[in-house]
Context: one part of a larger RNA
RNA sequence: AGUGAACGCUGGCGGCAGGCCUAACACAUGCAAGUCGAGCGGGCGUAGCAAUACGUCAGCGGCAGACGGGUGAGUAACGCGUGGGAACGUGCCCUGAGGUACGGAACAACAGUUGGAAACGACUGCUAAUACCGUAUGACCCUUUUCGGAGGCAAUAUCAUCGCCCAAGGAUGGGCCCGCGUCCGAUUAGCUUGUUGGUGAGGUAACGGCUCACCAAGCCUCCGAUCGGUAGCUGGUCUGAGAGGACGAUCAGCCACACUGGGACUGAGAUACGGCCCAGACUCCUACGGGAGGCAGCAGUGGGGAAUAUUGGACAAUGGGGGCAACCCUGAUCCAGCCAUGCCGCGUGAGUGAAGAAGGCCCUAGGGUUGUAAAGCUCUUUCAGCGGGGAAGAUAAUGACGGUACCCGCAGAAGAAGCCCCGGCUAACUCCGUGCCAGCAGCCGCGGUAAUACGGAGGGGGCUAGCGUUGUUC
Repeated sequence: AGUGAACGCUGGCGGCAGGCCUAACACAUGCAAGUCGAGCGGGCGUAGCAAUACGUCAGCGGCAGACGGGUGAGUAACGCGUGGGAACGUGCCCUGAGGUACGGAACAACAGUUGGAAACGACUGCUAAUACCGUAUGACCCUUUUCGGAGGCAAUAUCAUCGCCCAAGGAUGGGCCCGCGUCCGAUUAGCUUGUUGGUGAGGUAACGGCUCACCAAGCCUCCGAUCGGUAGCUGGUCUGAGAGGACGAUCAGCCACACUGGGACUGAGAUACGGCCCAGACUCCUACGGGAGGCAGCAGUGGGGAAUAUUGGACAAUGGGGGCAACCCUGAUCCAGCCAUGCCGCGUGAGUGAAGAAGGCCCUAGGGUUGUAAAGCUCUUUCAGCGGGGAAGAUAAUGACGGUACCCGCAGAAGAAGCCCCGGCUAACUCCGUGCCAGCAGCCGCGGUAAUACGGAGGGGGCUAGCGUUGUUC
């Protein structure tokens, strides 16, 4: 000098920021991912005689749920940082070219029957589509080459807009490989058998022992392999004249994880946090047959701890998902609440006022000091309070914040000062009490009868809405 701090005493206001560092311990409750009726058929409701229209609900279908948000357990690794590379794929978006033909069979919903305490099913029957299947066309791909063969697309609407299919290019965002850098221990010296390389095959979006068969016996290592310990990495942060050292909260990039372990499915994309399956521990429901759950999302609870906040408001803005749109959703976000946790700013009044009042303390009893300090007199009104007006942030409209910021007026010095220290280091001294006691203490050291070192008082010094102490880094 710094701090995500804590503790003690004290505490007026505002702005900006920050706020579980410990148990990646367990979690009640609510919310945190939906949306589309301009893909489709139904159920229910309303209006209507009806056709139908509107609303709503679950279902089929599409897109999104791989983003956004959390945490730091694991990881000493191509994980990260930096610089390169070739053998890859990329939904939505952009560019420009072409196409969008003809048919078919189902399954939910629904109806009926039925099992179960529930969760959830079973059977029969009906039905639509931008769901599914077949055929045609075909720029594409593969094999072969006389040329032939195989795979693979489509959807509406009156029109327009939005779409769909195929191939090409781009953009974005990713997968992979390599050089270099990246903590401690030798009281860890040898390590390795898919191990190292080759041939062939399989697999992948793609290269590759990635996997497999065969062949060879290699590969790494004192320039520290292997093993053990510790740890997410970085931009950066703190300190320092710098070199360096320490750290990696908040913000940003990357990585990893989502009760523990394993697995795949779907998909353009998966560690799939609020998806699925299996096993395990734990919790809950049960009619004992069987089921349900996963806050390291936002709040909140218990526990742990020296210690860390509200079960708040709004989608107004920014951004995201869906939708032609209206709009819906969004604990992302924007705000508000709590906390002197930090930084910054402001206030607790200003001027005058000597009979140097009273009181306190000291005294050589003369006086000194507190001290212009107070009182008194003359003023001011920041902040807080009360009343009135009242934004920008929004673009024609829409403002949670918020009657907020800000402006005007009113009253009255009125509501607002503490903490530590005073032996030396180190700035600031006397009296009383105590008597190696009680106690102090960062180091040296004080205290055993005059203690500037303990306790109190008066006085003084320092900092100030803080001041000290403790921890920790340089």
Small-subunit ribosomal RNA, 5' domain from an uncultured prokaryote, 474 nucleotides, folded computationally. Its mean pLDDT, the model's own confidence on a scale to 100, is 84.